Context: one part of a larger RNA
């Protein structure tokens, strides 16, 4: 000057602590680990790897592994020399890749020759090969923590210090008042998006109060700019008004107006660095290795293995339920090799018909809730793993290794040890429904939207992480 301390102050965060709901105990999905195999491709390993790369591994994907082929090569540019137009249809053999090989079949130019494409050469090529400890790029954290620097002055031989210490104050190094410091930047905040209130301006594919027409019914038609709504420009909040407390910054009030009150909820934004973190398999690259093979094409297989371990979720274990019948009310999104109303076949997935709609027009299309019947606490009308059949549906192909239907089986599980997570309001719990990617899907993952809607928080002594000042060291 730093870093460290089971030193001190002060201060803060779902960090404790008050609550609610979970992991750990069952079963099953998913990733890792060991293991085990021709291969079970590689990365990712404490927080910060382990539903992570992968926003989808039946062939392809694909980087493995066995087999079969190719060598100018699966693409691309230069140059030489021979041959043919480009293409088009075929035949033989083969798992296919290929391999051999038949027939049609040019243009401009007087020619040489040029376009194209084939074979031989040859300069370049490929390479998901190795080095993330050679690197750009770009990410994760510490941390949305309030730090972290400069310039001039000053002060110290210097190394540095001060400014940034000190009271107050904030969410904030945010201010304020003091001061050998005066000013500056990078951050905080603000500016940008959404959400929540009104206004104005516009009415179509949204809306319908008032007028007419009509229907079993329906904004269904005339119309209508009120009201919902939609999109685009305003307004609105700033501690401004009022009290109190404070020298000021500020604070504190079931004060007031107000939709909305002290950052109004959310989102985007990640300083200077830290970990030689992460990644040469996105992508780029230095530098080293392979060049009839570490390159490349194709058939099968493998990444789906299975004495076990761990993470991360789905389903239960039941009565605030299970089951069957009726019956409401969403928000964001998606559709033409696509969503499909309607109807007809099937107990169903579904399939045949039909119609709208490149979509505020038409379609996918709610669930918990309410109503009412049952079910009487049992491993049961809970639970549904698992197996057996019979189907559908995608696609060249579901054996390895697909999802879904529908009958039948009916396992383990009676709230879970030490531990241990997540969350402070429209949050936690709960309940469905969209989208990616996608032929189909192993989707219970991601990332979104609303419906329902809580408890609790005395407190800052402990736990853990952080900031700022101090103080000790034999540590750099």
């Nucleotide at each position: 000057u730093g870093a460290c301390g089971g030193g001190g102050g002060c201060c803060c965060g779902c960090a404790c602590a008050a609550g609610c709901g979970g992991a750990g105990g069952a079963a099953c999905a998913u990733g890792u680990g060991g293991u085990u195999u021709a291969a079970u491709u590689c990365g990712a390993u404490g927080a910060u790897a382990c539903g992570c790369g992968a926003g989808g591994a039946a062939c392809c994907u694909u980087a493995c592994c066995c087999g079969g082929g190719c060598u100018c090569g699966a693409a691309c540019g230069g140059c030489u020399a021979a041959u043919g137009a480009a293409u088009a249809u075929g035949u033989a053999u083969g798992a296919a890749a290929g391999u051999a090989u038949a027939u049609a079949g040019c243009u401009a130019g007087u020619a040489a020759u040029a376009g194209c494409a084939u074979u031989a050469g040859u300069c370049g090529a490929g390479g998901u090969g190795c080095u993330g400890c050679a690197u750009g790029g770009u990410u994760g954290u510490c941390g949305u923590c309030a730090g972290c620097u400069c310039g001039u002055g000053c002060c110290g031989u210097g190394a540095g210090g001060u400014g940034u210490c000190g009271g107050c104050u904030u969410a904030a190094g945010u201010g304020c008042c003091a001061u050998a410091a005066c000013g500056a930047g990078c951050g905080c905040a603000a500016c940008c998006c959404u959400u929540a209130u009104c206004g104005u301006u516009a009415g179509u594919u949204a809306c319908c109060a008032u007028c007419a027409g009509g229907u079993u019914a329906a904004g269904c038609u005339g119309g209508g700019g009120a009201c919902u709504c939609u999109a685009a420009c305003g307004a609105g909040a700033c501690u401004g008004c009022c009290a109190c407390c404070g020298u000021a910054a500020g604070g504190u009030g079931u004060g007031a107006g107000g939709a909305a009150g002290g950052u109004g909820g959310g989102g985007a934004u990640g300083a200077c660095g830290u970990c030689a973190a992460a990644u040469c398999a996105g992508c780029a690259c230095g530098g080293c290795c392979c060049u009839u093979a570490c390159g490349u094409c194709c058939g099968g297989g493998g990444c789906u293995a299975c004495a076990c371990a761990c993470g991360u979720g789905u389903u239960a274990c039941a009565a605030u339920g299970g089951g069957g019948g009726g019956u409401a009310c969403a928000a964001a999104g998606g559709g033409c090799a696509g969503c499909u109303a309607c109807c007809u076949g099937g107990c169903a997935a579904c399939a045949g018909g039909a119609u709208g709609c490149a979509a505020a027009u038409c379609u996918c299309a709610a669930a918990a809730g309410c109503c009412u019947c049952u079910c009487c606490c049992a491993g049961u009308u809970c639970g549904g793993a698992u197996c057996g059949a019979a189907g559908u549906c995608u696609g060249c192909a579901a054996c390895c290794c697909g999802a879904c239907u529908u009958c039948g089986u009916g396992a383990a599980g009676c709230u879970g040890g030490a531990u241990u997570c997540g969350c402070u309001a429209g949050u936690a719990a709960u309940c469905g429904c969209g989208c990616a990617u996608c032929a189909g899907c192993c989707a219970u993952g991601g990332c979104g939207c609303g419906g329902u809607g809580a408890a609790u928080a005395c407190g800052u002594u402990c736990c853990c992480g952080g900031g700022c000042c101090u103080u000790g060291u034999a540590c750099a």
Small-subunit ribosomal RNA, 3' major domain from an uncultured bacterium, 476 nucleotides, folded computationally. The prediction has a mean pLDDT of 83. The RNAcentral record of the full RNA draws on ENA and SILVA. It matches the Rfam family "Bacterial small subunit ribosomal RNA". Its family is annotated with ribosome and structural constituent of ribosome in the Gene Ontology.